[in-house]
């Protein structure tokens, strides 16, 4: 030098061309004498960046950052 994977709230993940899913955290109520477990609500994601295609892009193309990983 060169081939591929990956990137989504805090963390760790799920989707798919039609304004994102769940778990765990996290706040609130409830229930307890308190705690903890349960139960119910409830905030918090410009989907890595930038550009194209398209009525519409997280999802398709193309460059770019990063990280992991094979070759050499």
């Nucleotide at each position: 030098g060169g081939g591929g994977a990956u990137a989504u709230g805090g963390u760790u993940u799920a989707g798919u061309g039609g304004u994102a899913u769940a778990a765990c955290g996290c706040u609130c109520g409830c229930u307890u004498a308190g705690c903890a477990u349960g139960c119910g609500a409830g905030a918090g994601g410009u989907c890595c960046u930038g550009g194209g295609u398209u009525c519409g892009a997280u999802u398709c193309c193309c460059a770019g950052u990063a990280u992991c990983u094979c070759c050499a």